[in-house]
């Protein structure tokens, strides 16, 4: 140096999560990534930290150290966005009130604003009228007898003159009934272009006269005050996106170094 057979080793690794811890199952990253069985209120283990079974390669494969790059993840911070709990110290927006009269709109010589006059508007009392209702009067009707008057006929008393009671009829009337709203009285009321008195007599409305150019404050702006919590603001917490060194890991890759076994035969 070559051949044969072995052995170590390899046939993936990592982050998160979980765990006392390790590994796996789970999710994710990386990327040539053996097979079967087990496993989440889980499975297997204990610092040599998956277990069990099978298979392949087989000492250059590989293993390892340093350094650089570095997917991805964790922590933290920043920015932005979306929910959420609380506050009312702030008072910007919004809201309410007041002011002002700069802008817009409106109104005004077809007369603004002001002044004067008249009437009305609100309330109370009385009256009048109207309405409703009750009653009286008026009108009609209304009694076999027990209402009145007059009482034919008839009856009774009487010798007679004469007298008495009295039915029907006629006239009238009581209670009652009816009609009419004509009149009077009482009562009531969401009645009145009604009258008188009181109160008010400020404002407003209508009209007239005088004067003659502003008036007004709806919106915006500006100023002041206020309360409040919808937004802003303040305190807290959650989620998402993105970013950043940094913290902790870190697959994979580049470069450099180290290790590179045993037996037999030639």
């Nucleotide at each position: 140096c070559c051949g044969u057979g072995c052995u170590g080793a390899g046939c993936g690794g990592g982050g998160c999560g979980u765990u006392a811890g390790c590994g796996g199952u789970g999710c994710c990253c990386u990327g040539u990534a053996c097979c079967c069985g087990c496993a989440a209120u889980c499975c297997g283990c204990u610092a040599u930290a998956g277990c069990g079974g099978g298979g392949c390669u087989g000492a250059a494969c590989g293993c390892u150290c340093g350094u650089c790059u570095g997917a991805g993840g964790c922590c933290u911070g920043g920015a932005c966005c979306c929910g959420u709990g609380g506050g009312g110290a702030c008072a910007g927006u919004a809201c309410g009130c007041c002011g002002c009269g700069g802008g817009c709109a409106g109104u005004g010589u077809u007369g603004a604003g002001g002044g004067c006059c008249a009437g009305g508007u609100c309330c109370c009392g009385c009256g009048c009228g109207a309405c409703a209702u009750a009653g009286g009067c008026c009108c009609g009707u209304g009694a076999a007898u027990c209402a009145g008057g007059u009482c034919a006929g008839g009856u009774c008393c009487g010798g007679a003159a004469g007298g008495a009671a009295g039915c029907a009829g006629c006239c009238u009337u009581a209670a009652g009934c009816g009609a009419u709203c004509g009149u009077c009285u009482g009562u009531g009321a969401g009645c009145g272009c009604c009258g008188c008195g009181g109160a008010c007599c400020a404002g407003c409305c209508u009209g007239g006269c005088c004067u003659g150019a502003g008036c007004a404050a709806g919106c915006c702006a500006c100023g002041g005050c206020g309360g409040g919590c919808a937004c802003g603001c303040c305190c807290g917490g959650g989620g998402g996106u993105u970013u950043a060194u940094c913290u902790c890991c870190g697959a994979a890759g580049g470069c450099g170094g180290g290790c590179c076994g045993c037996a037999c035969g030639g």
Annotation
Bacterial large signal recognition particle RNA from a bacterium, 266 nucleotides, folded computationally. Rfam family: Bacterial large signal recognition particle RNA. From the family's description: The signal recognition particle (SRP) is a universally conserved ribonucleoprotein involved in the co-translational targeting of proteins to membranes. Model confidence (mean pLDDT): 75 of 100.